[in-house]
Molecule: small-subunit ribosomal RNA
Organism: metagenome
RNA sequence: CGGGGUGAGUAAUAUAUAGCUAACCUGCCCUUUAGUGGGGGACAACAGUUGGAAACGACUGCUAAUACCCUAUACUCCUUCUUACUAUAAGGUAAGUCGGGAAAGAUUUAUCGCUAAAGGAUGGGGCUUUAUUGUAUCAGCUAGUUGGUGAGGUAAUGGCUCACCAAGGCUAUGACGCAUACCUGGUCUGAGAGGAUGAUCAGGCACACUGGAACUGAGACACGGUCCAGACUCCUACGGGAGGCAGCAGGGGGGAAUAUUGCACAAUGGACGCAAGUCUGAUGCAGCAACGCCGCGUGGAGGAUGACGCAUUUCGGUGUGUAAACUCCUUUUAUAGGGGAAGAUAAUGACGGUACCCUAUGAAUAAGCACCGGCUAACUCCGUGCCAGCAGCCGCGGUAAUACGGAGGGUGCAAGCGUUACUCGGAAUCACUGGGCGUAAAGGAUGCGUAGGCUGGAAGCCAAGUCGAAAGUGAAAUCCAACGGCUCAACCGUUGAACUGCUUUCGAAACUGGCUACCUAGAAUAUGGGAGAGGUAGAUGGAAUUAGUGGUGUAGGGGUAAAAAUCCGUAGAUAUCACUAGGAAUACCGAUUGCGAAGGCGAUCUACUGGAACAUUAUUGACGCUGAGGCAUGAAAGCGUGGGGAGCAAACAGGAUUAGAUACCCUGGUAGUCCACGCCCUAAACGAUGCACACUAGUUGUUGCCCUGCUAGUCAGGGCAGUAAUGCACUUAACAGAUUAAGUGUGCCGCCUGGGGAGUACGGUCGCAAGAUUAAAACUCAAAGGAAUAGACGGGGACCCGCACAAGCGGUGGAGCAUGUGGUUUAAUUCGGAUACACGAAGAACCUUACCUGGACUUGAUAUCCUUGGAAUCCUGCAGAGAUGCGGGAGUGCUAGUUUACUAGAACCAAGUGACAGGUGCUGCACGGCUGUCGUCAGCUCGUGUCGUGAGAUGUUGGGUUAAGUCCCGCAACGAGCGCAACCCUCGUGAUUAGUUGCUAACAGUUCGGCUGAGCACUCUAAUCAGACUGCCUUCGUAAGGAGGAGGAAGGUGAGGACGACGUCAAGUCAUCAUGGCCCUUAUGUCCAGGGCUACACACGUGCUACAAUGGCUAGGACAAAGAGACGCGAUACCGCGAGGUGGAGCAAAUCUUAAAACCUAGUCUCAGUUCGGAUUGGAGUCUGCAACUCGACUCCAUGAAGCUGGAAUCGCUAGUAAUCGUAGAUCAGAUAUGCUACGGUGAAUACGUUCCCGGGUCUUGUACUCACCGCCCGUCACACCAUGGGAGUUGAAUUCACCCGAAGCCGGAAUACUAAACUAGUUACCGUCCACGGUGGGUUCAGCGACUGGGGUGAAGUCGUAACAAGGUA
Repeated sequence: CGGGGUGAGUAAUAUAUAGCUAACCUGCCCUUUAGUGGGGGACAACAGUUGGAAACGACUGCUAAUACCCUAUACUCCUUCUUACUAUAAGGUAAGUCGGGAAAGAUUUAUCGCUAAAGGAUGGGGCUUUAUUGUAUCAGCUAGUUGGUGAGGUAAUGGCUCACCAAGGCUAUGACGCAUACCUGGUCUGAGAGGAUGAUCAGGCACACUGGAACUGAGACACGGUCCAGACUCCUACGGGAGGCAGCAGGGGGGAAUAUUGCACAAUGGACGCAAGUCUGAUGCAGCAACGCCGCGUGGAGGAUGACGCAUUUCGGUGUGUAAACUCCUUUUAUAGGGGAAGAUAAUGACGGUACCCUAUGAAUAAGCACCGGCUAACUCCGUGCCAGCAGCCGCGGUAAUACGGAGGGUGCAAGCGUUACUCGGAAUCACUGGGCGUAAAGGAUGCGUAGGCUGGAAGCCAAGUCGAAAGUGAAAUCCAACGGCUCAACCGUUGAACUGCUUUCGAAACUGGCUACCUAGAAUAUGGGAGAGGUAGAUGGAAUUAGUGGUGUAGGGGUAAAAAUCCGUAGAUAUCACUAGGAAUACCGAUUGCGAAGGCGAUCUACUGGAACAUUAUUGACGCUGAGGCAUGAAAGCGUGGGGAGCAAACAGGAUUAGAUACCCUGGUAGUCCACGCCCUAAACGAUGCACACUAGUUGUUGCCCUGCUAGUCAGGGCAGUAAUGCACUUAACAGAUUAAGUGUGCCGCCUGGGGAGUACGGUCGCAAGAUUAAAACUCAAAGGAAUAGACGGGGACCCGCACAAGCGGUGGAGCAUGUGGUUUAAUUCGGAUACACGAAGAACCUUACCUGGACUUGAUAUCCUUGGAAUCCUGCAGAGAUGCGGGAGUGCUAGUUUACUAGAACCAAGUGACAGGUGCUGCACGGCUGUCGUCAGCUCGUGUCGUGAGAUGUUGGGUUAAGUCCCGCAACGAGCGCAACCCUCGUGAUUAGUUGCUAACAGUUCGGCUGAGCACUCUAAUCAGACUGCCUUCGUAAGGAGGAGGAAGGUGAGGACGACGUCAAGUCAUCAUGGCCCUUAUGUCCAGGGCUACACACGUGCUACAAUGGCUAGGACAAAGAGACGCGAUACCGCGAGGUGGAGCAAAUCUUAAAACCUAGUCUCAGUUCGGAUUGGAGUCUGCAACUCGACUCCAUGAAGCUGGAAUCGCUAGUAAUCGUAGAUCAGAUAUGCUACGGUGAAUACGUUCCCGGGUCUUGUACUCACCGCCCGUCACACCAUGGGAGUUGAAUUCACCCGAAGCCGGAAUACUAAACUAGUUACCGUCCACGGUGGGUUCAGCGACUGGGGUGAAGUCGUAACAAGGUA
């Protein structure tokens, strides 16, 4: 060198590709030609002496060569010069010429060598084109830099190096800088275009402890060479030395992680050698690792009473499951034994007794992992209980979890299966193929214009792009196709195709491009008369505000939606008149009118000036469009200098409002607003719509100019330009746009790529400043957003209704009492309900009773089943508070078998056993049923059709009308359902039927009572009918219907009741009942006694009684309805002041009983805390009941409280209603009922009306709400955590500049030192240039840390307000 290793550096001295080298070299190899003559002197080894610990030397002596030197010869080799040819040449070819230059032998008879030259091959050097990451928050870089001349140097061109000269060279097509990175064939992915990547294999490059350097050589600036410097490791006798695994194994360390200190040169290949051969951790093999790809197995067939076990269960069953057991069969694999290759063309086999073959044994040796809520194939049980945990996204878990954990079962893949990391895909989600920008992110504030991009008609030429053909190249491998080789496959081989690229040559000329000469449709110019708040400057005017002066005049003025106050005014305001001053703005005209590029521009006149439209077609001849940078303009606010300042008015002050009010309102008021000059450069600078051109239905209004027509007008028609409205096609997510496009196309520019962080930080640029412009990241979230839909809501709108307000009447709220609730208390004051509160409760002294205290029971107070005994049942004693316990006596039944005895059965009683009973224990947020509320409000829906991409709409909206979605008309709707109404009940009129217990007109009797006869006419009773329908009339209306009237007992729903749509409130109830789950089981169950539910500083609700004369009291006298009554209602009579008692006629009720009051008549009281009011208290009683102490009602006597009509506030009621008066019933022994439910008696007032309060309905509008306004939501502050900016500084890294030092080494010089030969000699010390490392100083960049500090983000239910969303309460 070759082979092997690695990828640090390198963004181009690299790589890929295609060329050039006439500007070059090339050991070994091949071909050809010629030669290989003659001499010479050394130095290793070696020997001796000697230094050193070692490494390694020093000196003396001897010696060989294919080592070294001299010389001969050599045309083509090198070199100087000359000539000719080639194309005029630093070039080439040919000829001549001065000078220079070679060699080596060996062994043996044939080769191997050596020298010179030429050619080839191979391998290289150099140059060029094109391609080759990000960043502009890197915009300017460069002095050997760019070029020239000469010289040096090299194999060779060249600033490669040097001297001199000139001042160049590169850069927006991205120089320079920074960061990152070996490049390629290929690999992965993708339909492709692309995107990502550069392991293995192959080509190239670079590197070899770090930095520098050369030597040798054909080739190196050299992985296992040398020298120097540095870091590190090792040895040392301390003097000095040694080393470089990014070769193969192996060790340590690091890490989530990666193998044996193996065999062999047998094959292939390489080095050396003539060869034998030696070397070869290249290589061939083996070992380890499921790391990947491929193949194979873990058995096959039969086998049901469908075993056991497990799981589940509706307890019947079902699943695992033909699965297993069991029977028969097979032997891939395994184990044992035997044989045994190819690889080798004569010898040589590491692999290896390996692959393979044969025999034997025997189902034998061999199944796991993930998942089972959706995406996504696959479900149940238990445990857990927002815990533990899961999670790719959505999300799951708060007591019934297919989502956590376990189990059974299932699904998928399978010697693998899951997880993690990364890449591409899906992602049209950077869009070349293939996206967008009115409102979702996105059009620059506007114009002019440079570079660039694009560009009208007709003709000719060229051939750069373009197209075609051919040739070369595009390494091999890979990919693809076919065929073949390992038993198949993976794998390998052969052939083909392909490698979409680049180069060269030839051809074509339509298109793009270039050149030449033309054209007029684009564009521009000229001419003409008009329109205009276009711009700049100057001049002039009137109205109004304010101030001043003077006059008149007197007590207020001003302010607000309404008030009030600050404020002005008796020193004379406001008001009014006159005059003066000053500044700013220009009423009316005035209009989706005009002008301007945009910002913007409104009194009048004048001067100067820009642009556009129209008309005439005269001129130029593509002169055009767009436009990165650039330049200019650019509202308001703000800044600077100097003026000006009437009004208005940030800041500020005061007064109000308010919980507060640094606001909204009021009184003042300074900058500013105005002018000149200079800055700033931003706006929702908006049409949220860049500019230009072309094309694509209309209609209407309006502005400017022009043309035509006539009837000559305030006319009609037409053209161009502008500005609006409506509307097709078409577009759009929709809204909407629609010839002024957001349609269809073309050209160019700008911009976007989830929300927040943030238009912020840092850096740059600009600015006097304020700030503007350019513009990130960390971190964080699963959304943010647009348009439309249905609701809900609004301190939005319109319409309508309701005892909603108003008009009235009477209450509550004040008093006393009753009653319920809260609170408190208590052993307990049982529980529930809050739209609740005389509610559950139609009735707590015991019971009820659920609570508390105490005493008892445990298969239980009660049910079913089993065993034993006994009939059941009745009477009774003792203890105890009772439950209960201990006793005594009487009594022997019914049915069947059967002769008795006896047995069995039914009901009942007692004892025992266990399954079980029991629970007013929890969950109404697991449920059924029932109920409340909105609400007796008029609504809620469906089918078909139609419209819409869709959610949805339509119908159901609209115009009328109604109590009503009631009805009518209209309508892309037509129909239907649940609601409304009606059908049902009661009352009001009549008829028919019926006539007792009801009734009595006529007749008779009478005790004078329908009592009796008699009658059923009437009243009444209770069944069936009739009646009312806007039917009739007038009027209004298209109709529906309305208003009025007649008749009628009743009139427009006749009055009242029952009846409650779809739904809402996780509304109420587990304590009516029923019920899932959970819990208790000698107690949370059951029994008993007593207590409690009745407490009482207080607060609230609902009621009763009153406060009095429309009344109280006394006496007398009338009139109901509807009920109830046998454990009952209880009459007449008698007793009692009375509650009541005695007694018992009548009545199971149209027969009897309960049984009226207000009212009327008469008298009295005379306005008082009373002859009102009756609480409270004392005494005496009655009744019920085992029992009235806690804790009943009533009666009598006495007592005689508060209270003289009730604050804020609030409730009920529209006619037989309110108000007022009594009566009855349920519950019930009695009753705290003044409650509730019914009944009748007496019996009003008022309603103009819908402005307002409350509730509801319909339509519409806004919305950031949808848990739906009791919604949503913002900011400061406080706390915790996270990342980040600034920060005095500090630490490190990289880089650059200047200076200093200067090793080794090349180069240059060079001894008085050394050298045998070669002597114009050579070598060396030494000197010099360059120069690595190093040192000093300055600069730049990046990174770490940093007291303190700034904002940002995220957090559970913190604090303060309420800024936004509705007109969000000040848009």